[in-house]
């Protein structure tokens, strides 16, 4: 250097053009219930690496750029 993979709430995943102003666990923050704690009810915040393109519509395809990870000169 070539050639594949993978990047999504604080962590782990789900999503395959329109049903998503992006959805679950888990953690968090209110309340509720307990003498407190925990757990358990309920309710909330929270996310598409980054620049461009296709398209009426892009988390999703596509180029390119950056992190990571294989494999192989």
């Nucleotide at each position: 250097g070539g050639c594949c993979c993978c990047g999504u709430c604080g962590u782990c995943c789900a999503g395959a053009g329109g049903c998503c102003u992006a959805g679950g666990a888990c953690g968090c923050u209110u309340g509720g219930u307990u003498u407190u704690c925990a757990a358990c009810c309920a309710a909330g915040a929270a996310a598409c690496g980054c620049c461009g393109g296709u398209u009426c519509g892009a988390a999703u395809c596509c180029g390119g750029u950056c992190g990571g990870g294989g494999c192989u000169g």